[in-house]
Molecule: Bacterial RNase P class A
Organism: Acidimicrobiales bacterium
RNA sequence: UGAGCCGGCCGGGUGGCCGCGGCCCGGGCCCGCAUGGCGGGGACCGGGUCGAGGAAGGUCGGGGCUCCGCAGGGCAGGGUGCUGGCUAGCGGCCAGUCGGGGCGACCCGCAGGAAAGUGCAACAGAGAGCAGACCGCCGAUGGCGAGCUUGGGCCCGCACAGGCAAGGGUGAAACGGUGCGGUAAGAGCGCACCAGCGGCCGGGGCGACCCGGCCGGCUCGGUAAACCCCACCCGGAGCAAGGUCAAAAUGUGGGACAGAGUGGCCCGCUCGGCUUCCCGAGAGGGAGGCGGUCCCCAGGUGGACCGCUCAGAUGGAUGGCCACCGGCGUUCCCCCGGGAACGUCACAGAACCCCGCCUACAGGCCGGCUCACCGU
Numbered sequence: 001u002g003a004g005c006c007g008g009c010c011g012g013g014u015g016g017c018c019g020c021g022g023c024c025c026g027g028g029c030c031c032g033c034a035u036g037g038c039g040g041g042g043a044c045c046g047g048g049u050c051g052a053g054g055a056a057g058g059u060c061g062g063g064g065c066u067c068c069g070c071a072g073g074g075c076a077g078g079g080u081g082c083u084g085g086c087u088a089g090c091g092g093c094c095a096g097u098c099g100g101g102g103c104g105a106c107c108c109g110c111a112g113g114a115a116a117g118u119g120c121a122a123c124a125g126a127g128a129g130c131a132g133a134c135c136g137c138c139g140a141u142g143g144c145g146a147g148c149u150u151g152g153g154c155c156c157g158c159a160c161a162g163g164c165a166a167g168g169g170u171g172a173a174a175c176g177g178u179g180c181g182g183u184a185a186g187a188g189c190g191c192a193c194c195a196g197c198g199g200c201c202g203g204g205g206c207g208a209c210c211c212g213g214c215c216g217g218c219u220c221g222g223u224a225a226a227c228c229c230c231a232c233c234c235g236g237a238g239c240a241a242g243g244u245c246a247a248a249a250u251g252u253g254g255g256a257c258a259g260a261g262u263g264g265c266c267c268g269c270u271c272g273g274c275u276u277c278c279c280g281a282g283a284g285g286g287a288g289g290c291g292g293u294c295c296c297c298a299g300g301u302g303g304a305c306c307g308c309u310c311a312g313a314u315g316g317a318u319g320g321c322c323a324c325c326g327g328c329g330u331u332c333c334c335c336c337g338g339g340a341a342c343g344u345c346a347c348a349g350a351a352c353c354c355c356g357c358c359u360a361c362a363g364g365c366c367g368g369c370u371c372a373c374c375g376u
Base pairs, nucleotide, nucleotide: 001372002371003370004369005368006367007366008365009364010363012325013324014323015322016321017320018319020051021050022049023048024047025046026045027044029041030040031039032038033037053347057358058357060356061355062354063353064352065238066237067236068235072267073266074265075264077234078233079232080231081230082096083095084094085093086092097111098109099108100107101106112229113228117227118226119223120222134168135167136164137163138162143158144157145156147154148153176194177193178192179191180190181189195219197216198215199214200213201212202211203210204209242306243305244304245303250298251297253296254295255294256293257292259271260270261269273290274289275288276287277286278285279284326345327344328343329342330341331340332339333338
């Protein structure tokens, strides 16, 4: 000097004029009482004071709060998924381990279990899990053919029975890799080293894990953000929650019932009558009336206040104009500097409150770190 990585902050300023919402004070006007005076008041006038965010957006999470259930247990259902810590809590945050990407600073993670079970991997390929022979390699005795040989025999080729999975091919992936030996030809068949798996031991760490040594069978795949298994967590519904007052409160209404009671199911628990007649020895059963609980159809009422908060609205408030300054971009002039003109100045608005996550953002500032090049 250039390119990058991580973190933090600001995000227009000043003045004037007009215009907004809450609260407080005063005034005129109006009303009531008791002509003074006192009290109240929508709209109106004046004064004072306060008045959106880092995300207020998304509604992806966690809580506070409210209501339901004598508030219990279970099933179903849902969430998370390496370790340790923080926290009211979380799927968040911090630190770390392992895996992946990057030269690096750093970034990402769909991070428990495939030996509980089921499923899936098109096509290609012989064969896709304890499989498999397309091209291939070997092929004794006996068979066929050729050559050599005095006889015994030697040797070559072809084919068969049979053997092989090392070489090639297919594929995203092929039942360990390299080398040596061995074999008819091969193969962990054996060995050396390596990777993986299992067992034992030592060291470091709270732990996930890391480092090292010995032994062994030689190697008995992939996928769980597929179903599933395991561990831990979770009542449900939500401010349009809910509460108070006011208003309306109807009908030739319909139906069920010993039932009813929080989102689904089960158990438990809680609440749950009176009366008349008939049958019966009694226990009990049947019919009806009133009341109670629940479901459904039609009709009626649906306004105010609270919940609602140092902004607190409820069709939902801070905007418009002018001037100057400032930042950025382009052009021109001057040439350490600087000046002029034109254009432009982001994302975007609380609605019960709080803690996170995700997304959007013109421009500017600060700090730390990495790499490359140059100079000292």